[in-house]
Context: one part of a larger RNA
RNA sequence: UUGGGCGUAAAGGGCGCGUAGGCGGCAAGGUAUGUCGUGCGUGAAAUCUCCCGGCUUAACUGGGAGGGGCCGUGCGAAACGGCCUGGCUUGAGCAAGCGGAAGGGGAAAGUGGAAUUCCCGGUGUAGUGGUGGAAUGCGUAGAUAUCGGGAGGAACACCAGUGGCGAAGGCGGCUUGCCUGGGCCGAUUGCUGACGCUGAGGCGCGAAAGCGUGGGGAGCGAUCCGGAUUAGAUACCCGGGUAGUCCACGCCGUAAACGAUGAGUACUAGGUGUCGGGGGUAUCGACCCCCUCGGCGCCGUCAGCUAACGCAUUAAGUCCGCCGCCUGGGGACUACGGCCGCAAGGCUAAAACUC
Numbered sequence: 001u002u003g004g005g006c007g008u009a010a011a012g013g014g015c016g017c018g019u020a021g022g023c024g025g026c027a028a029g030g031u032a033u034g035u036c037g038u039g040c041g042u043g044a045a046a047u048c049u050c051c052c053g054g055c056u057u058a059a060c061u062g063g064g065a066g067g068g069g070c071c072g073u074g075c076g077a078a079a080c081g082g083c084c085u086g087g088c089u090u091g092a093g094c095a096a097g098c099g100g101a102a103g104g105g106g107a108a109a110g111u112g113g114a115a116u117u118c119c120c121g122g123u124g125u126a127g128u129g130g131u132g133g134a135a136u137g138c139g140u141a142g143a144u145a146u147c148g149g150g151a152g153g154a155a156c157a158c159c160a161g162u163g164g165c166g167a168a169g170g171c172g173g174c175u176u177g178c179c180u181g182g183g184c185c186g187a188u189u190g191c192u193g194a195c196g197c198u199g200a201g202g203c204g205c206g207a208a209a210g211c212g213u214g215g216g217g218a219g220c221g222a223u224c225c226g227g228a229u230u231a232g233a234u235a236c237c238c239g240g241g242u243a244g245u246c247c248a249c250g251c252c253g254u255a256a257a258c259g260a261u262g263a264g265u266a267c268u269a270g271g272u273g274u275c276g277g278g279g280g281u282a283u284c285g286a287c288c289c290c291c292u293c294g295g296c297g298c299c300g301u302c303a304g305c306u307a308a309c310g311c312a313u314u315a316a317g318u319c320c321g322c323c324g325c326c327u328g329g330g331g332a333c334u335a336c337g338g339c340c341g342c343a344a345g346g347c348u349a350a351a352a353c354u355c
Base pairs, nucleotide, nucleotide: 003327004326005325006324007309008308012323014205015204016203017202021198022197023196025088026087028085029084030083031082033081034080035077036076037075038074039073040072041071048066049065050064051063052062053061054060091195092192093191094190096189098186099185100184105180106179108176109175110174111173112156117151118150119149120148121147122146123145127138128137164171165170210251211250212249213248214247215246219245220244224240225239226238227237262322264320266318267317270299271298272297273296274295275294276293277292278291279290280289304311305310328355329354330353337348338347339346340345
């Protein structure tokens, strides 16, 4: 390579937008590039297969026949793919006038209360703190406790959900008649007329930690310093505490970036809960009940799949087209080279050797 695979055995790219490419709805006309049929030419010899023969046989070898594929050319077919032409509306979209409703979606500005810490003042006195037990620590220079006042930073209890939103990362006090993205429902409509799906490269987004410059610093707290424990204790426990955690701007580009499950269409029993919307029924009305669209969960078979576990209309079922990836363990998320980065390092990615 062929093939077989990718939830847990090796294997889904962290996520999106999208270029090339691949693939592509319904009906019709044309063309004849792919495709198919057929004629002719070509397809050297040797080799291959079959038949006959020669060396005692075989290998070897002589003769005959055959097939193959490829290419060229002529004629023909027109179902399918391609191309051309005009058309359609169910896929897609759009714009609507809309009409709605939900939301921790993003960004910015402002603002609130509880709590911790610190400072000032009052009351008050001998301890407090911490642990398995202690000690270091703090405290008669008045601590802890308690009351009043003030400063500052960070995070937002209850609501809170098996819930919502977002492509993912992720998003939670409150306000904004400031900016902004996406999805959902309804009835008619109406319009465009295949405009679609996927997406190598590319571009963008991307938790935490980390880096640069400047700010900020309450609490927490790597490194670090003490106290314990212990045979030791570079730990677990305790007292301190720097970077960091926060903000602005710029980098980094990783993760158990997980549903360990790529994205898209269609199809294939149900039951139940919940969130957003619509319709019906009912009612004074909210509920209740029935139907339906979209999301998030659970359960489950006469299905089906799976090595099993399990999955099961949110598929790991049944199909199609597209992308990514795997190919025994270690060496090795490594070396070298290249590209990127301020650095840390990231991306790509071997071999010897060994089992």
The part of an RNA shown here (small-subunit ribosomal RNA, central domain) has 355 nucleotides and comes from an uncultured Chloroflexia bacterium. It matches the Rfam family "Bacterial small subunit ribosomal RNA". Its family is annotated with structural constituent of ribosome and ribosome in the Gene Ontology. The prediction has a mean pLDDT of 83.